Small-subunit ribosomal RNA, 5' domain from a Candidatus Latescibacterota bacterium, 487 nucleotides, folded computationally. It was read from a public genome assembly. Model confidence (mean pLDDT): 83 of 100.
Context: one part of a larger RNA
RNA sequence: GGACGAACGCUGGCGGCGUGCCUAACACAUGCAAGUCAAGGGGUAGCAAUACCACUGGCGCACGGGUGAGUAACGCGUAGGUCAUCUGCCUCUAUCCCCGGAAUAACGCUGAGAAAUUGGUGCUAAAAACGGAUGAGGCGUUUACGUCAAAGGAAACGGAUAGAGAUGAGCCUGCGUAAGAUUAGCUAGUUGGUGAGGUAAUGGCUCACCAAGGCAACGAUCUUUAGCUGGUCUGAGAGGACGAUCAGCCACACUGGAACUGAGACACGGUCCAGACUCCUACGGGAGGCAGCAGUGAGGAAUUUUGCACAAUGGAGGAAACUCUGAUGCAGCGACGCCGCGUGUAUGAAGAAGGAGCUUUGCUCUGUAAAGUACUGUCGGAUGGGAAAAAAAGUUCGGUCGCCGGACUGGGAUUGUACCAUCAAAGGAAGGGUCGGCUAACUACGUGCCAGCAGCCGCGGUAAUACGUAGGACCCGAGCGUUGUCC
Numbered sequence: 001g002g003a004c005g006a007a008c009g010c011u012g013g014c015g016g017c018g019u020g021c022c023u024a025a026c027a028c029a030u031g032c033a034a035g036u037c038a039a040g041g042g043g044u045a046g047c048a049a050u051a052c053c054a055c056u057g058g059c060g061c062a063c064g065g066g067u068g069a070g071u072a073a074c075g076c077g078u079a080g081g082u083c084a085u086c087u088g089c090c091u092c093u094a095u096c097c098c099c100g101g102a103a104u105a106a107c108g109c110u111g112a113g114a115a116a117u118u119g120g121u122g123c124u125a126a127a128a129a130c131g132g133a134u135g136a137g138g139c140g141u142u143u144a145c146g147u148c149a150a151a152g153g154a155a156a157c158g159g160a161u162a163g164a165g166a167u168g169a170g171c172c173u174g175c176g177u178a179a180g181a182u183u184a185g186c187u188a189g190u191u192g193g194u195g196a197g198g199u200a201a202u203g204g205c206u207c208a209c210c211a212a213g214g215c216a217a218c219g220a221u222c223u224u225u226a227g228c229u230g231g232u233c234u235g236a237g238a239g240g241a242c243g244a245u246c247a248g249c250c251a252c253a254c255u256g257g258a259a260c261u262g263a264g265a266c267a268c269g270g271u272c273c274a275g276a277c278u279c280c281u282a283c284g285g286g287a288g289g290c291a292g293c294a295g296u297g298a299g300g301a302a303u304u305u306u307g308c309a310c311a312a313u314g315g316a317g318g319a320a321a322c323u324c325u326g327a328u329g330c331a332g333c334g335a336c337g338c339c340g341c342g343u344g345u346a347u348g349a350a351g352a353a354g355g356a357g358c359u360u361u362g363c364u365c366u367g368u369a370a371a372g373u374a375c376u377g378u379c380g381g382a383u384g385g386g387a388a389a390a391a392a393a394g395u396u397c398g399g400u401c402g403c404c405g406g407a408c409u410g411g412g413a414u415u416g417u418a419c420c421a422u423c424a425a426a427g428g429a430a431g432g433g434u435c436g437g438c439u440a441a442c443u444a445c446g447u448g449c450c451a452g453c454a455g456c457c458g459c460g461g462u463a464a465u466a467c468g469u470a471g472g473a474c475c476c477g478a479g480c481g482u483u484g485u486c487c
Stems, first nucleotide, its partner, number of pairs: 001487004006483005013341006019334002021299001026297003030294003035059003039056002042053004066252003075177008085169002090165008098132003107122006137148005152157001178224003185215003190212008227249004231242004254275005277288004305331001307330003313327001314325004344375004354366005379428001381423005389414001394408006431476005436457003442471005452459002
């Protein structure tokens, strides 16, 4: 000198764009953050059409959002491998969708319990579950067998099998990836083999048996610290430091463990077990998990609203209308940062008054500064007008008809915002630090090694340009200084 997710002190007019718990992965009141569809049989209201409500069922809830505790590791980065693998929804190709019976929730009746919840009994349906058939095709042995399917619906749509693609993932490998030797030896599923089990899949992943290996001074093991990267800051570069926001990957979801469902989880707002904590209780027993968005307490030098909207973009479901979406789009708060603008412009010497200084009948500085005169109208204020961001959907017409084109209707949270016009009006808008040298800027008074200053050198003991005050000056300017950290 530059930089910052900064903090503190003094000061503070406006706008745009960003950004905001770095500390306790501390504890959390309250609200919201994941639903949707309507194949099915019911319930409620209604004459009905229909609407609503749970329940069965489908898809989704593994995305999106948060945090960085753990992790020195194939975790990440990079380059490859997978003839060792899987992949819902989507696209393409081929083939198929036949027959049947039995249950159960809701509901009715009736119990238990304070509640959470739950029992018995009776009835009923399906695109729920199951049996049989078929076997294009797949798989296994092998040339003929064995084995594996389906769901309907008025239609749109949907179901099954196989193959291919796309997308997403799993696994493996080379190289790179902090510090300590005041850590030198470490290792028994340990290293390898055979066989088996397990997995989507390779593999001591697991097990039985066999062998005795494997790693290490090119740093094993142990200890400490740490999410990694694209990047960010600095620097001429080499390098050094860092890893907020944004983007990719990983890990975690009160702590520890486990599996279930599923294409995908060993699952933040799912289940089970154990633990700590909090809450309810009729003491028998139950409920909970903000490292989602707001918000509260605590900690701290320190970090925001319990806001608006699904209009746009994107996501889930749906044939669609649409519903949901604290993702997202916006608004609010904070000079926290960057950028832009303003606080007037021109003229104006009686060099006014006041203040300060001095070589004191006066002169010098403040100073064209003020007043005065003539203008301008940014921001702010008032009035009026007023967007773009919007394409869809719907209706209708036409066409080369799962789509495209035209017309009409319709549609914005932000927002009566941006922007434009008019009006009045210099009016509402400047401070902070410094002035001994480094380092731009000097005098007076007070103080008297006191009070104090100070980044370093050093100032202060009676003429202090270094302390305090004043006048003046210098630097920057809605900021200026201080502190901390990095280069």